[in-house]
RNA sequence: CCUAACACAUGCAAGUCGAACGGGUACCUUCGGGUGCUAGUGGCGGACGGGUGAGUAACGCGUGGGAACAUACCCAAAGGUACGGAAUAGCCUCGGGAAACUGGGAGUAAUACCGUAUGUGCCCUUCGGGGGAAAGAUUUAUCGCCUUUGGAUUGGCCCGCGUUGGAUUAGGUAGUUGGUGGGGUAAUGGCCUACCAAGCCGACGAUCCAUAGCUGGUUUGAGAGGAUGAUCAGCCACACUGGGACUGAGACACGGCCCAGACUCCUACGGGAGGCAGCAGUGGGGAAUCUUAGACAAUGGGCGCAAGCCUGAUCUAGCCAUGCCGCGUGAUCGAUGAAGGCCUUAGGGUUGUAAAGAUCUUUCAGAUGGGAAGAUAAUGACGGUACCAUCAGAAGAAGCCCCGGCUAACUCCGUGCCAGCAGCCGCGGUAAUACGGAGGGGGUUAGCGUUGUUCGGAAUUACUGGGCGUAAAGCGUACGUAGGCGGAUCAGAAAGUAUAGGGUGAAAUCCCAGGGCUCAACCCUGGAACUGCCUUAUAAACUCCUGGUCUUGAGUUCGAGAGAGGUGAGUGGAAUUCCAAGUGUAGAGGUGAAAUUCGUAGAUAUUUGGAGGAACACCAGUGGCGAAGGCGGCUCACUGGCUCGAUACUGACGCUGAGGUACGAAAGUGUGGGGAGCAAACAGGAUUAGAUACCCUGGUAGUCCACACCGUAAACGAUGAAUGCCAGUCGUCGGGUAGCAUGCUAUUCGGUGACACACCUAACGGAUUAAGCAUUCCGCCUGGGGAGUACGGUCGCAAGAUUAAAACUCAAAGGAAUUGACGGGGGCCCGCACAAGCGGUGGAGCAUGUGGUUUAAUUCGAAGCAACGCGCAGAACCUUACCAACCCUUGACAUACUCGUCGUCGGUCCAGAGAUGGACCUUUCAGCUAGGCUGGACGAGAUACAGGUGCUGCAUGGCUGUCGUCAGCUCGUGUUGUGAAAUGUUGGGUUAAGUCCCGUAACGAGCGCAACCCUUAUCCUUAUUUGCCAGCGGGUUAUGCCGGGAACUCUAAGGAGACUGCCGGUGACAAACCGGAGGAAGGUGGGGAUGACGUCAAGUCAUCAUGGCCCUUAUGGGCUGGGCUACACACGUGCUACAAUGGGCUGUACAGAGGGUCGCAAACCCGCGAGGGGGAGCCAAUCCCACAAAGCAGUUCUUAGUCCGGAUUGCAGUCUGCAACUCGACUGCAUGAAGUUGGAAUCGCUAGUAAUCGUAGAUCAGCACUGCUACGGUGAAUACGUUCCCGGGCCUUGUACACACCGCCCGUCACACCAUGGGAGUUGGCUGCACCAGAAGCAGGUAGCUUAACCUUCGGGAGAGCGCUUGCCAC
Repeated sequence: CCUAACACAUGCAAGUCGAACGGGUACCUUCGGGUGCUAGUGGCGGACGGGUGAGUAACGCGUGGGAACAUACCCAAAGGUACGGAAUAGCCUCGGGAAACUGGGAGUAAUACCGUAUGUGCCCUUCGGGGGAAAGAUUUAUCGCCUUUGGAUUGGCCCGCGUUGGAUUAGGUAGUUGGUGGGGUAAUGGCCUACCAAGCCGACGAUCCAUAGCUGGUUUGAGAGGAUGAUCAGCCACACUGGGACUGAGACACGGCCCAGACUCCUACGGGAGGCAGCAGUGGGGAAUCUUAGACAAUGGGCGCAAGCCUGAUCUAGCCAUGCCGCGUGAUCGAUGAAGGCCUUAGGGUUGUAAAGAUCUUUCAGAUGGGAAGAUAAUGACGGUACCAUCAGAAGAAGCCCCGGCUAACUCCGUGCCAGCAGCCGCGGUAAUACGGAGGGGGUUAGCGUUGUUCGGAAUUACUGGGCGUAAAGCGUACGUAGGCGGAUCAGAAAGUAUAGGGUGAAAUCCCAGGGCUCAACCCUGGAACUGCCUUAUAAACUCCUGGUCUUGAGUUCGAGAGAGGUGAGUGGAAUUCCAAGUGUAGAGGUGAAAUUCGUAGAUAUUUGGAGGAACACCAGUGGCGAAGGCGGCUCACUGGCUCGAUACUGACGCUGAGGUACGAAAGUGUGGGGAGCAAACAGGAUUAGAUACCCUGGUAGUCCACACCGUAAACGAUGAAUGCCAGUCGUCGGGUAGCAUGCUAUUCGGUGACACACCUAACGGAUUAAGCAUUCCGCCUGGGGAGUACGGUCGCAAGAUUAAAACUCAAAGGAAUUGACGGGGGCCCGCACAAGCGGUGGAGCAUGUGGUUUAAUUCGAAGCAACGCGCAGAACCUUACCAACCCUUGACAUACUCGUCGUCGGUCCAGAGAUGGACCUUUCAGCUAGGCUGGACGAGAUACAGGUGCUGCAUGGCUGUCGUCAGCUCGUGUUGUGAAAUGUUGGGUUAAGUCCCGUAACGAGCGCAACCCUUAUCCUUAUUUGCCAGCGGGUUAUGCCGGGAACUCUAAGGAGACUGCCGGUGACAAACCGGAGGAAGGUGGGGAUGACGUCAAGUCAUCAUGGCCCUUAUGGGCUGGGCUACACACGUGCUACAAUGGGCUGUACAGAGGGUCGCAAACCCGCGAGGGGGAGCCAAUCCCACAAAGCAGUUCUUAGUCCGGAUUGCAGUCUGCAACUCGACUGCAUGAAGUUGGAAUCGCUAGUAAUCGUAGAUCAGCACUGCUACGGUGAAUACGUUCCCGGGCCUUGUACACACCGCCCGUCACACCAUGGGAGUUGGCUGCACCAGAAGCAGGUAGCUUAACCUUCGGGAGAGCGCUUGCCAC
């Protein structure tokens, strides 16, 4: 106590009156009596007050009315209060029972009960009449009693309106609806009964189901609304569950009675007792809700004459920060900006005037003293409370949440997709303002945060106030019922409407003003308001209603017209197939290619004839008709609608349309026909990894007809129907009119299209055929999925259709447009991209790099192109980073401090693998202010530190690769668009080029392109040594050798030159292209350097630098040896070859560019040679390396594993170097392997290029170099062209991609779990119908029994009670 209207221990919550009565009893007594208390009879009360919300969707409640009623106590008025009688409790006595309780007898009182009288008035009446009352108490006063009338108060009844959800609840109802008679009630009424009638309610939602007490109000909201019904107040209902009556003024009665049931308790087992949803309290349930308190002092209530008694109503106190309000936890100074903490760029910053310290105050709490109002004479639970005074001392008193954005507030550490956070987005994978801690900060404060709930924001159910072409949403279409809406005009009425008045709208609450508690919350007084309902009066514009009139909406008549509109019957030709016959012969058919198939039993082809079914070429058209579906040869018959023109008529007859009805493609179904072609299923052949497909050959339902169903489609214009209004232009179909020029122009009505303005739209788009501006009516939508599904209903022969959820789950799903990227999309263009060629690689041997394997180690990095002769322009030691062993620890290196020494250096010896250790010898530094002052060096010590090729290139700088030397990438201003963005940059040409020209809502600009730079090709000028030598001279066997020269070549400085400049043609009078001239060179002359914005988290922490992390007697340092050189194997890049365009031998010719003093080295001598000796010259246009080689001339070899090829191996050597074992190069002799042009595949190259030939250099002691980088010699072939492969550029298109196609994404299956549907069944609750049953009670009847009052003729009667019985009825 929002949950258990669950169960309750204990105490209390309704009594009172002796002034109604008899008695009993206590005390007092003057013995007369008095004062109390009281069980019982009697009166009044107990029907109020208090609790709860189970039931109830109802006249229950709210509001406003009504008539046929009652009302104890109270008020007013009138009248009365007379005479009698019989009992009975208590008490006494005898009993029964455990108890609760109860029976018999005797006797007694009353304001208890009964009779008679009277009866103003009252009630009934057939209007004659009849019926009917009382009570006393008391000395008085007074309080009572009876009858009647009126009032007040309270209550009962009836009615209008309002009052939750569900149609997957559509029909309900027999006392049901009404009437008449009767009964009953305080009273109306089917409330009950008998008879009669067949009604009554319902789409404006009956009935049924579910949920719920209703209201004033509360809460939220600008309001309209939404949610709610605690406290306070009004009403209702209930009192353990169900039923029932009694008493009474009032009950069908919370603390009364009877019965039934469940439960609990007592019991002597026979029988009894009980009802906290009163106040406290207990158990239980639950997330959760208090004291078994005080007092009747106040306000009320009951009784009483009163005193008074009772009162868990009430007033108070207690508990709980549960809410609202107020207050405190101190105030003012106080900078060495203390210490400590945290951060740090190491300077400082911050905590922070904060603290300490100084001065001051004392609210609250505490102590002491005083001390109320509430009371109007008495009476104060609260309460020694509120309040006041005094006192002591800053004293006793601060937490909670947050700090990524929303949202105010930031750093460090720890952690490392872990732990965790999270309202939404999201955070965490080693530098987390998002996790945890800390410091600091922000917010709030006796509170703060979370959770839950309601409203708001949410115009996100839209009445105010939304939508439906593509986002969810127009029924497939029409006809039409109910309903909704409806043309012009006159009159009436006054329902809606408007104005004014009256009644009501309880109080409290909200609001306003004022007042009272110190303020406030709170309370009091007054006002306003309560937007509502009823009623009266007035008005008559508008809507409705009634009655007239009208013609423009709608319809009718007459005359014309167009049409694949519909139904039925008939009929025509072409084509396919089949059949028959003829001709004819080997194939046909089919496909990307084939095969299945047909064909010598004669196919295909061709000719003639016949059969049969289905469909109607051309015309044919954003042409026509129809409501839609749909409709196409021709003719006839019947028939629907439409358009135009004209006159008259009807007189609003109209529009829409829930339900309903009809029509409704294809497929499908039933029955009966028909069946040529086509063709689901099916069969076969192909294709394929497979191919239940696409392709092929066949082929059945079906397609066709008749009748009957089905009722759906992207049934689409994804756009409901109707009416009015709002710029145009150009077509087309059907009519009419005018002009005439007879086939044109203008115009008009009705259809059907294209473009486009206003306007609309999120945009796309729509735009008089609206998606514009308005009106009317209908249908539909409310995040995605689940799902148009399940269940239920309806329809259907079935298939299925229609109506139509929820659980659960996600944070999105979707529309339109934008920029990219992508496409086995399109267009244009380029590139040794292909093609055309030349030469290679892939096969062999070797070199070199990589993978793998091995190893103590084989250091590390690089990985498609864009790693792999790469870092490495050169690993025997060193390098060296790796491994093994041995050593060092402030260290091999830097700075700083202290102490010591004065050398450092050089040399010798010993041990050791060496590092290192030890011994010895020699020489003693510089400046100077002369000071152990300064500098320098060495040694020792201690600490800061050094050191790291340790990790992270995904923390970085720098550098580099790549797309790609591809032609692109952007910006400012302007303009367009709601915006993302677009434009410029697209288009027409052109270019190697976003190169240029033209056009153009763009105009300009930047980075790129190009040019400027270097080199090469021609010429000129200047200069002249080491280069050159034409002319002059000298000299030599010969040589620029010498004197000289500056012409030439060369060298190296400066110039010239090439610019589409000139001519012709094409082109748009352009840019440009083509051709030509001149010229050394011609359209970028060749080559180089030069690399936009960006991409690849590309590469590099091992060039260097650097953040963070890690190691610190080691991951640092030193040293010796080993390794990086391994070797079943695989790959890349190269060299040499396989030979005769060649190999060998002999002779002979011609370059360029480089290098050289720790060097290049000539001549000459030795060696077969590598090389050795030697040392002229040269710091270089001087000397040297240095003979260029292919070539050319001659000769030999003759197609062989060779006189090709040279690997491998043996022996002997040379050189470098401390040292060639692992592991160098070279030489000589000998040896003489594979290999006879290379599979699939693949690479380079467009001209001085490829191919081929040699030369030089860097690194370097030497060298693995066949690599790399330069240099020259000889010197081709081919390009039709852009279809294809690859890469790229521009435009365009589609997109469900944006990590961007290496994208996205679908379904089955496996396992586990969750939710839902079905399921043989089973179980509980509620309910309908039929039946059984019948307690208590009431009503009716009554043979039995009993019986004080009245009557009596005394026998009895009347009446009453019990019993029995009938009816109704709960369990």